[in-house]
This record gives sequence, structure tokens and C1' cells, in this order.
RNA sequence: AGCCUGUCGGAUGGCCGCUGCGAACAGCCAACGCUGUUCGUAGAGGAAAGUCCGGACUCCACAGGGCAGGGUGCUGGAUAACUUCCAGGCGGGGUAACCCGACGGAAAGUGCAGCAGAGAGCAGACCGCCGAUGGCGAACCGGCAUUUUGUGCCGGCUUGUACAGGCAAGGGUGAAACGGUGGUGUAAGAGACCACCAGCGUCACGGGUGACCGUUACGGCUUGGUAAACCCCACCCGGAGCAAGGUAAACAGGGACACCGACGGCCCGUCGAUCAAGUCCCGGGUAGGUCGCGCGAGCGCACCGGCAACGAUGCGCCCAGAUGGAUGGUCGUCCUCGACAGAAUCCGGCUUACAGACGGGCU
RNA sequence: GGGCCGUUAGCUCAAUUGGCAGAGCAAGGGACUCUUAAUCCCUAGGUUGGAGGUUCGAUUCCUCCACGGCUCACCA
Repeated sequence: AGCCUGUCGGAUGGCCGCUGCGAACAGCCAACGCUGUUCGUAGAGGAAAGUCCGGACUCCACAGGGCAGGGUGCUGGAUAACUUCCAGGCGGGGUAACCCGACGGAAAGUGCAGCAGAGAGCAGACCGCCGAUGGCGAACCGGCAUUUUGUGCCGGCUUGUACAGGCAAGGGUGAAACGGUGGUGUAAGAGACCACCAGCGUCACGGGUGACCGUUACGGCUUGGUAAACCCCACCCGGAGCAAGGUAAACAGGGACACCGACGGCCCGUCGAUCAAGUCCCGGGUAGGUCGCGCGAGCGCACCGGCAACGAUGCGCCCAGAUGGAUGGUCGUCCUCGACAGAAUCCGGCUUACAGACGGGCU
Repeated sequence: GGGCCGUUAGCUCAAUUGGCAGAGCAAGGGACUCUUAAUCCCUAGGUUGGAGGUUCGAUUCCUCCACGGCUCACCA
């Protein structure tokens, strides 16, 4: 100078308040109990937040099969479960400690790639390169025809042109242009051929539970990108949510539907009913009482197993529970002068906000 | 408390296999008119709420935030 990780989140005392619980006393009541006073005791968080995941719990049927729909996606493990955590593999970044990764399949199929560019997916030829082959022109040589020195035809050779054609090395376009370097080769070139390298596939051997790694051989010489596009493969998911749902009291019932109802995107299947019950609407009551509601996948310490996440055992502890909704105010002392922010069914995670203080490990 | 939806120009709204972000009104200028209105023509105006990611490319697809709305006719 940096990296990782853990703990804390002003301390302490007095007084006055608020909420829960317990005890005592007093009052009221037929009773359950209710009210008041006093005393004791407890009283927000690491994120209580966002509501992004996962579960518990409750109801719908003891939540069953298929389709549709949704989610997850390297491997192994942890867990009640997970889009979480731990360990490892691979890829990327960093000098390093270390950090990041939606990290299955593009060689199943379909689709997409504007503009630019010759060509954008079993591609293509604008500039460029070539002059081997064919065409056209010129010079020379040879042969043949013709009366001729000339002309014509045929052939050969040299040369020019770039018309047909060959090429894809180089330039240029683009996010992306169908392996790289060197050589052989050629008219010029090109995996056309060769050597090495990169990459792909297959087989074998060795290591590993596995992802994968290492070595060797062979193959065609290269098979691009996109699945946070459709899709394929594997696995998982029934729906709704504590305003779920139960219960006590009071009240007053009425109407509609119709054989089917529970059942919710669909189908199957299951269960119940068929003379009785159900569903829906209106009315009443009303955001009322009470339960759900806090002993829990709980916390601390020790020890054992495990690299770890975590698990087992033993001992100890009880730690908010409101329903107009409490956790505040004030006076002192001290310091480093105090951030983000406050429960509302509960729990495990993730993400986001956060003044600072302290500890440990590492480069 | 739970659940759901939205955010694009000053205002109201469009924009689909992901490919140059548009329309109406408003604003500014000009024409017409004696003048104004109306009408016609032209012009400017954009961090697509913010940040990050996937992709060659994002208003659009994904993730995390911010703000706003629905509230007894979203849920007793």
C1' cells in the first nucleotide's frame, strides 16, 4: 500500500412515563373474570427494510397422474428447503494475497445478424494477382495453294492484351469474413501437399466418488456467434395466503341457481351427495372480542466427527408480542460526540442502506 | 400487513420476431390578415426513472435499486 474475515453499533446513574408477564392488596361480578394501586421483571435490528428466493403453519380433498405454465442448470456435499452455504473443477482478472462467473446442449432442429461490404453461413470476387488453357492482335520461321516479288490458309515459336477464364495470398468492409507460422508447389495461388503449433472429435491407458486432469494413438484438415431467441436434455414446483384460518356471543332472515358439487388453466382420476345438502347474491354485524401469537429447524459454553458448510452429545438459559398499535422524555458524568434505521405469523438466506470502533489471518 | 401494476419530449400517449425512438397538444419562427383568432409551412426539444449484465447492437431480455399508484370496487 492492499486482500480476506469476525465482533460491536455510545457507556453509566437518578427521576418521570409506555407495553407485556408475575405477585400482593382493594373494588366490582352469579361465575369465568374485569378494573385500579403497589412491587418485581422483560422490552427492536444487523439490517427489524426491499418482499427477491426457500420453508414452517393454515385452508382448499390425506395434494394423486398427465398436458400446459413456471423455475433451476459444472461436480460432490450441507440443509426442513433454496435462485442459499461449503469444498473442488474449468474459464476470466490481478505482481500477489485474493476476487468474479445464469458455468448443460450451437456436431438434434428452427430462427436472427440492421448499416457497411464483392460476400454474413455448407458465403463471395470490388480493388488486386495470373497469363498455364481457349479467344483476339503483332513479329519471325516452316509448309501448302496461286502465273507472280504479293496475297491467303495451316502449323510452330516469341510477345502484347485481359475478352472468356483461373486464384483467394494481399488491400478494403464489418462486432464477426471459414485455423496460425514456415516451406514445398504453381502461370498465379490455395490444407493442394509437408513440418510444427492451436483447436475439435473418437479410442485406449493412468489419476480422481465426480466435474475434470495427464499421456499416447487415430481421424477429417477446421466443423463461427447467439439458447438472459424458440427449443432439446436433466431435475424441481398443486393453488392461495395470518386481512390464512378457527372460535364465542348477538342478530333475522330473504332471494337465485340447479342436478351435481369439492375443483382453482385443461383432462383423467378420487371423494361426497342423490328424499338431502350445496353454491352464489342481498341483508345483519363490521374492520369489533378471542385464539392463531412466540419454547423455537432457539441461544450460549464445552467436547467429538468432518478440510469446511454442518452434524451428534452433554450442561446451562428463557430472550418484545402490540391491535390506534409500547420501547420515550429529562437531568448528570465520561468518551473517539454517535451512522443506516425501527418488530406486526414465524424461521433460513439473498440484496440494498450504514458514522465509526476493535480483533484475527494473509500478500 | 399481504398482493398487484406503472415510469418514454413541458403534458397525454405510441413503438414486437431486439436493428436510425415517433404522434397529438403545448413552445419558438414564418406565411395569410388592417390586427387578433383560426388555418398552412418550418424548427427545436429525449440520460426511454437509475445502475449493472446478456448481445455486434437493448425502450424491448435478465438482475438489483428509486419513485408513484391501486385500498373497504385487489384481499377481512